[in-house]
RNA sequence: AGAGUUUGAUCCUGGCUCAGGACGAACGCUGGCGGCGUGCCUAACACAUGCAAGUCAAAGGAAAGUAACUUCGGUUGCGAGUACUUGGCGCAAGGGUGAGUAAGGUAUAGGUAAUUUGCCUACAGGACAGGGAUAACCCCGAGAAAUCGGGGACAAUACCUGAUGAUGCAGCGGAACCGCAUGGUUAUGUUGUUAAAUGAGGAAUCGCCUGUAGAUAAGCCUAUAUUCCAUCAGGUAGUUGGCGGGGUAAAAGCCCACCAAGCCUACGACGGAUAGCUGGUCUGAGAGGAUGAUCAGCCACAUUGGAACUGAGACACGGUCCAGACUCCUACGGGAGGCAGCAGUGAGGAAUAUUGCGCAAUGGGCGAAAGCCUGACGCAGCAACGCCGCGUGGAUGAAGAAGUUCUUCGGAAUGUAAAGUCCUUUUGUAGAGGAAGAAUAGCCUGUUUUACGGGUGUGACGGUACUCUGCGAAUAAGCUCCGGCUAACUCCGUGCCAGCAGCCGCGGUAACACGGGGGGAGCAAGCGUUGUCCGGAAUUACUAGGCGUAAAGGGCAAGUAGGCGGAAGUAUCAGUCAGAUGUUAAAGGCACGGGCUCAACCGGUGUAUGGCAUUUGAUACUGUAUUUCUAGAGUAAGGUAGGGGAAGACGGAAUUCCCGGUGUAGCGGUGGAAUGCGCAGAUAUCGGGAGGAACACCGGAAGCGAAGGCGGUCUUCUAUGCCAUUACUGACGCUGAAUUGCGAAGGUGUGGGUAUCGAACAGGAUUAGAUACCCUGGUAGUCCACACAGUAAACGAUGUGCACCAGAUGUUGGGGGAGAUAAUCUUUCAGUGUCGCAGUUAACGCGUUAAGUGCAUCGCCUGGGGAGUACGGUCGCAAGAUUAAAACUCAAAGGAAUUGACGGGGGCCCGCACAAGCGGUGGAGCAUGUGGUUUAAUUCGAUGCAACGCGAAGAACCUUACCCGGGUUUGACAUCCCGAGAAGUCUGCAGAGAUGCGGAUGUGCCCCUUCGGGGGAACUUGGUGACAGGUGCUGCAUGGCUGUCGUCAGCUCGUGUCGUGAGAUGUUGGGUUAAGUCCCGCAACGAGCGCAACCCCUAUCUUUAGUUGCUAACAGGUAAUGCUGAGGACUCUAGAGAGACUGCCGGUGUAAUAAACCGGAGGAAGGUGGGGACGACGUCAAGUCAUCAUGGUCCUUAUAUCCGGGGCUACACACGUGCUACAAUGGUCGGUACAGAGGGUUGCUAAGCAGUGAUGCUGCGCUAAUCUCAGAAAGCCGAUCUCAGUUCGGAUUGGAGUCUGCAAUUCGACUCCAUGAAGUUGGAAUCGCUAGUAAUCGCGUGUCAGCGUAACGCGGUGAAUACGUUCCCGGGCCUUGUACACACCGCCCGUCAAGUCAGCCGAGUUGAUUGCACCCGAAGGAGGUGAGCUAACCGUAAGGAAGCAGCUUUCGAAGGUGUGAUUAGCGAGGGGGACUAAGUCGUAACAAGGUAACC
Repeated sequence: AGAGUUUGAUCCUGGCUCAGGACGAACGCUGGCGGCGUGCCUAACACAUGCAAGUCAAAGGAAAGUAACUUCGGUUGCGAGUACUUGGCGCAAGGGUGAGUAAGGUAUAGGUAAUUUGCCUACAGGACAGGGAUAACCCCGAGAAAUCGGGGACAAUACCUGAUGAUGCAGCGGAACCGCAUGGUUAUGUUGUUAAAUGAGGAAUCGCCUGUAGAUAAGCCUAUAUUCCAUCAGGUAGUUGGCGGGGUAAAAGCCCACCAAGCCUACGACGGAUAGCUGGUCUGAGAGGAUGAUCAGCCACAUUGGAACUGAGACACGGUCCAGACUCCUACGGGAGGCAGCAGUGAGGAAUAUUGCGCAAUGGGCGAAAGCCUGACGCAGCAACGCCGCGUGGAUGAAGAAGUUCUUCGGAAUGUAAAGUCCUUUUGUAGAGGAAGAAUAGCCUGUUUUACGGGUGUGACGGUACUCUGCGAAUAAGCUCCGGCUAACUCCGUGCCAGCAGCCGCGGUAACACGGGGGGAGCAAGCGUUGUCCGGAAUUACUAGGCGUAAAGGGCAAGUAGGCGGAAGUAUCAGUCAGAUGUUAAAGGCACGGGCUCAACCGGUGUAUGGCAUUUGAUACUGUAUUUCUAGAGUAAGGUAGGGGAAGACGGAAUUCCCGGUGUAGCGGUGGAAUGCGCAGAUAUCGGGAGGAACACCGGAAGCGAAGGCGGUCUUCUAUGCCAUUACUGACGCUGAAUUGCGAAGGUGUGGGUAUCGAACAGGAUUAGAUACCCUGGUAGUCCACACAGUAAACGAUGUGCACCAGAUGUUGGGGGAGAUAAUCUUUCAGUGUCGCAGUUAACGCGUUAAGUGCAUCGCCUGGGGAGUACGGUCGCAAGAUUAAAACUCAAAGGAAUUGACGGGGGCCCGCACAAGCGGUGGAGCAUGUGGUUUAAUUCGAUGCAACGCGAAGAACCUUACCCGGGUUUGACAUCCCGAGAAGUCUGCAGAGAUGCGGAUGUGCCCCUUCGGGGGAACUUGGUGACAGGUGCUGCAUGGCUGUCGUCAGCUCGUGUCGUGAGAUGUUGGGUUAAGUCCCGCAACGAGCGCAACCCCUAUCUUUAGUUGCUAACAGGUAAUGCUGAGGACUCUAGAGAGACUGCCGGUGUAAUAAACCGGAGGAAGGUGGGGACGACGUCAAGUCAUCAUGGUCCUUAUAUCCGGGGCUACACACGUGCUACAAUGGUCGGUACAGAGGGUUGCUAAGCAGUGAUGCUGCGCUAAUCUCAGAAAGCCGAUCUCAGUUCGGAUUGGAGUCUGCAAUUCGACUCCAUGAAGUUGGAAUCGCUAGUAAUCGCGUGUCAGCGUAACGCGGUGAAUACGUUCCCGGGCCUUGUACACACCGCCCGUCAAGUCAGCCGAGUUGAUUGCACCCGAAGGAGGUGAGCUAACCGUAAGGAAGCAGCUUUCGAAGGUGUGAUUAGCGAGGGGGACUAAGUCGUAACAAGGUAACC
């Protein structure tokens, strides 16, 4: 410090997720030790039991028991100065908890001139004389108890009276000094008033009272800061202030009476929700954010609510009273209680410890002290809860052991790891020793006696830490992860199952992602998971973000508060800056030393930034005050422009309607129609009239206005801008929450108006449907007046104002200058456009009219959906508007640009693509293939083009893979091992055959040999197991091969350049071509694969060579023939060459001398001459596991293999491809002419003979330019048929044959005779072909025993047409749009149906909290009363003073009643929303999305 994730890829925006740190944690697996810390976060839920606050030189003072004595009644001692009691001090501290509390709190800084303060310290002074009670105790009584009542006795440092008394307090008085107002301080005069325990003790001493001062501890007040919600906007009657009282320690409406009507609030009152605050803690670079356990400060609380008493201090955790709830006791009458003290229990919960030891230390209370008390505290126990440290051994050790895993079978890994050998002993265990923490106090003693020294004495932890010795590697390693992020890979199993997952995502038969094994990586007594916080997240942006299109500028303006504000001077010093001082508790943090062996931990010293306050300075800037100024702003005067606004008047054209004339059959409307109108006279046309609305041309990215918006002409009223020149005012300015006004269309109300157009509606069409698009009508509305509404894609998707920063060009308004005061040029303000530099931007783009650079200010945004929705509020007549969430859900949603693909987008171009032609298919019969059906089987594959006369260049058996039946099991075939035998040949029986059982014959080759034999090779046969075998599956695991786009002209690369980048450029452009062919131009320059050419055939010629081919000349010969001699001239054969290149001429072409095109000459051939082979990068998971090969998988007496028979040939039907026809351009008969290319010895077969014929018999020749298949046919000549189901057509069927073959029934071909079906040119639709082509005619070959109308070849005859590119199909290039990228066979919307989930509404219902009004009114305080009662004082007494009980007034908790508000639960039903592999209906959007889309 970043990373993953939106896309085919890119940049950006933007969310989600991860890596880090932390924790009072919990859970899972595991677990050796020690140190130091920490440990109910939930139920402020309920609590059994024990303990947590007592103590005392003030006072009184038992008893039981026991001992002695005894007069037997008792007494005395001990118990014991104990228990208990009065009294003093303490109990307000310590300890716990965080419920409440958003301020009566806390933090910081101040104030108290408005206060108190027990114990403590210092100083000053004092304590006189009396009195009456009372508890414990004794007696009596009530009660179950708690407890209480009555009587009696007595004491005090308890209580009371009097005295004295000030510098205290109070009143009055003047004086000095001081202060921020009231006032304060000091000294002083005077009047009044107020105290004590002379107690305890032997003494020292400790106490008591008054005052002053201090210290400590508190109270109160002020300022600032202190969570969220405005869907909480108004709150408040003791409320705000005053006067006067009361009250308090003290200011104060703190309380009361009266008076006034204030006070708080947008700088957020009031209300609601949540919460103890802080030092700090965690995180972070910081700023911040989160948090407030342990430790420390403050606050609040103590079962809930209320209240006071005592006291220095409380409205009191272990006090009191009352009320409520709960628990317990009870004799039912009545009582008792409060663990949020320490342990502990139950409950709750994911979860949090011992009913421990000790006061030895530290601290606290009481006490003079000893001492007592202290669950504060010190320790120990439990818990890996955290941090820190240590260990689980070290060295050596290759036979690289065994085992395990993987393997390419060679090996590799685990791995020096183990074993083995040597060593060490932290830890462990046993034994021995053994601390520090202790200083006190007291007592003894000494000295220099408020003090210090010495001695004595005190340890819970603990026989602990620590040290030493013995023993022995002995007692000690796990957890998570290994697809990317993220370090670490393999095998097996599983097969979208089981499962994983933080995000992206894995899993559908080869899973590095699931589970296991091996191996590896990381951390380590821990490791992972979960939760929470910060970080990363600049993802709320103060530091430090944005708003044209990603979320985001308010529709526009005026303007209040607020924010900001021109120049100069003076004053001030509030802000600002600097210094000083105080404070910011301690702890913590940081730095440097130190102490525990280190560390954690502990202790010491020091210190920073910042905050607040006080104070002293500075005065530039800001503020404030004041004096000036004119550059901002404004006013007036002069010009000028304009669809600016309002009202009124007028005008013509057009539409419609009405009247009249002319006139006749249609009009209208559409893609085409129909509805509609029209013979009752329309449309058309002419004339007249009515009425409403809108204003052609001018008219223009021109003008005006703040925006919405504004358009005939004229008038009136009214507002604004701009320009120029002066004068005046003198900062009057800018922005702008709240507020107010304006605000298109549509809508609403009332009243008018209504010509056109026209939601709704009706009809006609279209359509599968058509509640639409189109057509005919047509109501509201559109218009006017008044009133509402207040929204728009109200857009420049760009807030307003000011300033600055290159220009060019057009245009509108005004001014200046030049000019012939013409055109025009130039300049300057103000608008409005286009292009563009710098700059900016994610890019597109913007660019002086900024989206540049700055300033001021307002509004707004923070992932998508849910949702601009719900609820609440406000506004509205309503429609609705405005303000505006959450649950839930997704990992994206989005912007710009790129490359493709696509478009019922555009441009250019090509192709038998259309058109122009010729001939077909589709109709018939048959052949053949396919689908379907059937079947025991009809084997399998191929399925749009690119399957269907395809694999199959040929299924009767075989083939054959299928079916039925019968056999075999190391196998029909291969290799290895063992035994036997040569191999082989002939043959019998059974059987459908495979096969089984037999018989005979044969004995070979090589080597060795002792001549008996042994061994070996090929082959045959028997056996064992390794294995064979599979046309079984997967073409979506593959190789190879093939099809297709397409013989289309394309597809790429290197370097350079441009772009943030994907990419672009090149390859685009202008021409041209069959062609990315070539030329020119050009930030490109080159290159590769394709194109073309090179190859083959063919067309011409030359040359070479002449047999089997040829025959011109010569010769011979025949009935005739190259038949023979001979010849190479010709044809031909087959080798080598030539030839054609836009080369030549003319023109066109362009910037050009280009490429190229057009025409011509010559030439056998002319513009790639014709044809073939040849198929770029790639696409289709195209086809093929059944050609072959091959991974995986499956079968193994069967899915292998052999055999017989059957099937692949079935047949209602549908389709494809063909053949033959339908006839006269023909059929039939007779005669007659001319090819090419092939095949042939298991073959082709001549001639001859036989047969009507298929063919047979015989057999010459030929291994082929020699012989043969082999008669070419159409054609030509002649004859006949005469338009008909025929002398067309030949299917079908009967009969008879031929050939092949083991075999012709299922199921071959051919021949002859007979039969003579459909069919008379074929609907919608559709195919081929551009020249030696189509059409037509025959011939050959491969396969093959035989079999073709098929396939592949061959030649003969031999056309028509192409204007042209609008349209259909396919393709290429450029461009455009896109929400597509699996790429339009794409994407995608809504209803309905199913399931799940969370909100909303909902008749109501049940709680909680709370406001207001009223009722009741406990305890208690205060007031009144006090007839009843009373020790202290007064009084001789009566009585008084003072007081108590009681009663009562007021306030008053809980409670009750009524009525509101807020909030939560449940709720029949309702409404939408979200999500969910394959449901229904349509097709709204994305392309011109097929009616442009959207608001």